[in-house]
Molecule: c-di-GMP-I-GGC riboswitch aptamer
Organism: Bacillota bacterium
RNA sequence: CCCGAUAAGGGCAAACCCGGCGAAAGGCGGGGACGCAAAGCCACGGGUCUACGGUCCGCAUACCACGGACUAUGACGGCCAGGCUGCCGAAG
Repeated sequence: CCCGAUAAGGGCAAACCCGGCGAAAGGCGGGGACGCAAAGCCACGGGUCUACGGUCCGCAUACCACGGACUAUGACGGCCAGGCUGCCGAAG
């Protein structure tokens, strides 16, 4: 250095519940643990989710409203890659 124990000491925290925030996806705080050796940080690739707004369409229709399609600048990053940093030390 690779690697990752039924090691030691610690860390994070899915689902779900409660309270706020948000149009939504989702986020934050508290509780809670399915898991995680980077489940620490970043977000410029792919993927996925959402669609207030925008464009278009309709069996809706003056307008507004209603229904549908598309759309990221929004979001996830505990989906896959990538970059940066890092605790411990058995076997090999």